[in-house]
Context: one part of a larger RNA
RNA sequence: GAACGAACGCUGGCGGCUUGCUUAACACAUGCAAGUCGAACGAGAAAGUUUCUUCGGAAAUGAGUAAAGUGGCGCACGGGUGAGUAACGCGUAGAUAACCUGUCCAAGCGAUUGGGAUAGCCCUUCGAAAGGGGGAUUAAUACCGAAUACGUUGAUUGUCUUUAAGGAUAAUCAAGAAAGGCGGCCUCUAUUUAUAAGCUGUCGCGCAUGGAGGGGUCUGCGUACCAUUAGUUUGUUGGUGGGGUAAUGGCCUACCAAGACUACGAUGGUUAACGGGUCUGAGAGAUGAUCCGUCACACUGGCACUGAAACACGGGCCAGACUCCUACGGGAGGCAGCAGUGAGGAAUAUUGCGCAAUGGGGGAAACCCUGACGCAGCGACGCCGCGUGGGUGAGGAAGGCUUUCGGGUCGUAAAACCCUGUCAGGAGGGAAGAAGUGCUUAUAGGCUAAUACCUUGUAAGUUUGACGGUACCUUCAAAGGAAGCACCGGCUAACUCCGUGCCAGCAGCCGCGGUAAUACGGAGGGUGCAAGCGUUGUUC
Numbered sequence: 001g002a003a004c005g006a007a008c009g010c011u012g013g014c015g016g017c018u019u020g021c022u023u024a025a026c027a028c029a030u031g032c033a034a035g036u037c038g039a040a041c042g043a044g045a046a047a048g049u050u051u052c053u054u055c056g057g058a059a060a061u062g063a064g065u066a067a068a069g070u071g072g073c074g075c076a077c078g079g080g081u082g083a084g085u086a087a088c089g090c091g092u093a094g095a096u097a098a099c100c101u102g103u104c105c106a107a108g109c110g111a112u113u114g115g116g117a118u119a120g121c122c123c124u125u126c127g128a129a130a131g132g133g134g135g136a137u138u139a140a141u142a143c144c145g146a147a148u149a150c151g152u153u154g155a156u157u158g159u160c161u162u163u164a165a166g167g168a169u170a171a172u173c174a175a176g177a178a179a180g181g182c183g184g185c186c187u188c189u190a191u192u193u194a195u196a197a198g199c200u201g202u203c204g205c206g207c208a209u210g211g212a213g214g215g216g217u218c219u220g221c222g223u224a225c226c227a228u229u230a231g232u233u234u235g236u237u238g239g240u241g242g243g244g245u246a247a248u249g250g251c252c253u254a255c256c257a258a259g260a261c262u263a264c265g266a267u268g269g270u271u272a273a274c275g276g277g278u279c280u281g282a283g284a285g286a287u288g289a290u291c292c293g294u295c296a297c298a299c300u301g302g303c304a305c306u307g308a309a310a311c312a313c314g315g316g317c318c319a320g321a322c323u324c325c326u327a328c329g330g331g332a333g334g335c336a337g338c339a340g341u342g343a344g345g346a347a348u349a350u351u352g353c354g355c356a357a358u359g360g361g362g363g364a365a366a367c368c369c370u371g372a373c374g375c376a377g378c379g380a381c382g383c384c385g386c387g388u389g390g391g392u393g394a395g396g397a398a399g400g401c402u403u404u405c406g407g408g409u410c411g412u413a414a415a416a417c418c419c420u421g422u423c424a425g426g427a428g429g430g431a432a433g434a435a436g437u438g439c440u441u442a443u444a445g446g447c448u449a450a451u452a453c454c455u456u457g458u459a460a461g462u463u464u465g466a467c468g469g470u471a472c473c474u475u476c477a478a479a480g481g482a483a484g485c486a487c488c489g490g491c492u493a494a495c496u497c498c499g500u501g502c503c504a505g506c507a508g509c510c511g512c513g514g515u516a517a518u519a520c521g522g523a524g525g526g527u528g529c530a531a532g533c534g535u536u537g538u539u540c
Stems, first nucleotide, its partner, number of pairs: 001540004006536005013386005019379002021344001026342003030339003035073003040070002048061005080297003089223008099215003104211003108207003112146004122135005152175009180203006189196003224270003231261003236258008273294004277287003299320005322333004350376001352375003358372001359370004389419004399410004423481001425476005433467001438462009484529005489510003495524005505512002
């Protein structure tokens, strides 16, 4: 000199864009943060209103609505934190002939025929509650058989290829699938009305191939400090058989051998998430907030279940610590999600608005959910921009300070006169961000028996804004509301007076102060930066 997620002191007008628990991975009151689908399924209220009434009630509507249940998809994404980890964790370059992949895309084949339950509802029962037990009954795209098999898998026998390998390919035998929903129609068939067992459109279902995107595993190289850590290791190192996994492998197990690592630093200890980046600089260096990628974690430790994927932040089980409820028998909980509270600390924000946009989940869609996100609020925390007025004005006013008492200086500074109108304030107008989706109408293709339906496109109409009556524009009045902080001995730009008298004090270094202190305190003046200025801390 530059920089900062900064803090402290004094001061503080406005706007834009960022940014904000670096400490206790400390404990958490309260609210919200993951649901959705009735076009998978069975069942199904109430209030209110209307009518009738024998005044007890009944019926209709509300409404096939609400709430719940079975089932499907999602909950493994998004969001947070950096405790652990010195490691194939990360980065980079590769390997996978050792692997997986829901949803999505492309092309192919298929969806036949049966069955038994169960939740919910109802009855009963245990318990303070949380939560259960028993009985009866019912549905499905829930569950389970049988059939079929283009591919697929397994076994056997061949062939080809490579680099040794689980690769490719042919034949035979064996095994293994499925589910329907919604809309429309009458061409065929059956009843002859309209419907379905028929036809058709669409979504969904099963098998297998390829792809896209996503992952798993392995390897070369790189990746902090300490030798005042020198030896370490028994599933340890390798082999065989077996198990396990999507998959290789001591990953696990039985047996066998005695190996394996190490001064090119093993083992141990300390510290630490890593990278893109950020800061500084000529380089070396330091660092890892915000944003992006990866990893790890979710009160602490362990475990598995479901699933395409978890050993799962707002799922489960066990143990522990802590907190809460209890009828003392037993139960409930997990903010390192967004706000917010206490504590710690020098120190870090609102218990806000909205799904309008972007993105995500569910749904055919309408739509629902979304503390992701978009916005607003607070903080000069930072960067950037603007303003606090402009011109004229000497009898150099008054006043302050100083003086050699002549004067000098603050100083064109003020006053006064003439202007301007940024920002703030008042009034009026007032956005872009909105593209769509859906619906209606028209029209052109596709499908079809069809001018239905469905679907694709085009055109017209209708509809959607949290921010926000915000930005912006016009206008009104008015110099009116808006300047401080540090320094002035040298380094280092800027000097005099008074007070004090090695005292009080200053200080980054040299140093200053003991009676004329440009160095302490005050004043006048000056210098520097400026809505900031200085100090402290850290890095280069």

A computed fold for a 540-nucleotide part of an RNA from a metagenome, annotated as small-subunit ribosomal RNA, 5' domain.